[in-house]
This record gives sequence, structure tokens and C1' cells, in this order.
RNA sequence: UAGUGAUAAAGGCAAAUCCAUUGAAAAGUGGAGACGCAAAGCUAUAGGGGCUAAGACGGUAUUCCCGUUAUGCCAGCCAGUUGCCGUU
Repeated sequence: UAGUGAUAAAGGCAAAUCCAUUGAAAAGUGGAGACGCAAAGCUAUAGGGGCUAAGACGGUAUUCCCGUUAUGCCAGCCAGUUGCCGUU
């Protein structure tokens, strides 16, 4: 430096759910909690994919409803990028 994750060692993160809170929602934050994770570290208009639809537009209606739309959200979907230890 490249590959790799058996055996370890030091550790790390924290799903679902519950409580509180922010938000129109998706979802986020904090606490409890651990399903799991060799990157479950970081990166979100300027790679892909997914979720939501406040606002806007259109339809029908006439304070309802339906549809389209993200520079809103998801990194524990793929991806990019950085990295501990062991081992080859």
C1' cells in the first nucleotide's frame, strides 16, 4: 500500500417500542431500550433509489376530496469517501 474479517483485544454505534419535544407530514432531537452492525463513521439539488406533500398548480366540488410536484426527509437501501485492530 492492496486484499480480507477467522481468531482475538480495545472499544464504538444503537433497530423496534415507550415517554417528552419540534414539524403539515415524512421524519428529527433527548431519555429509556437493544434488533442488529466491520464502518450502523461522514456525505442528501450538482450519483442512483425511496418517503412525505405544507405551499403551488390542476380537477371536481364549493371551507370536503383527488392528482402532480421537493433546494422537505431517509446514509440501518445502493453508492462515494475516511478509518481501529487482526490477518494474508